[in-house]
RNA sequence: AUCUAUCUUCGGGGCAGGGUGAAAUUCCCGAUCGGCGGUAUUAGAAUUAAUGAAUUCUAGAGCCCGCGAGCCUUUAUAGGCAGGAUUUGGUGCGAUUCCAAAGCCGACAGUAUAGUCUGGAUGGGAGAAGAUGGAG
Numbered sequence: 001a002u003c004u005a006u007c008u009u010c011g012g013g014g015c016a017g018g019g020u021g022a023a024a025u026u027c028c029c030g031a032u033c034g035g036c037g038g039u040a041u042u043a044g045a046a047u048u049a050a051u052g053a054a055u056u057c058u059a060g061a062g063c064c065c066g067c068g069a070g071c072c073u074u075u076a077u078a079g080g081c082a083g084g085a086u087u088u089g090g091u092g093c094g095a096u097u098c099c100a101a102a103g104c105c106g107a108c109a110g111u112a113u114a115g116u117c118u119g120g121a122u123g124g125g126a127g128a129a130g131a132u133g134g135a136g
Base pairs, nucleotide, nucleotide: 002135003134004133005132006131007130008129009128010127017029018028019027031116032115033106034105035067036066037065038064042059043058044057045056046055047054048053062104063103070081071080072079073078086102087101088100089099090098108119109118110117
């Protein structure tokens, strides 16, 4: 290095402006947002090296794969159910992840029909970082 136990901390963003209406941040025009892990022979930076190059750090998918938030059963572990979406062109050995363009999607409850308001939630959480002990 790695494995393991305990603990600590962290861990989600968003309707400006306008229309209709008795009433809509819910409809219409328009605006706007994108959790966590994986995956690129990628990009940037630093260091080392005579060169080739090597090492480390950072970034890298809402719609590819998986997970999380809700509900039910359960003492618990755990199990079950519900819930969404992408193409075209370019570069390249390699990309549904980069570049360009055009699209699409968004739990539950409440309320004039909600990704964005209010609520469950001062909750939970995928996970991330660190500390200490043990194994090695």

Predicted 3D model of a 136-nucleotide RNA (FMN riboswitch aptamer (RFN element)) from Neobacillus dielmonensis. The sequence was found by an Rfam model in a public genome assembly. The model forms 97% of the base pairs in the Rfam consensus. Taxonomically the source falls in Neobacillus (Bacteria, Bacillati, Caryophanales, Bacillaceae).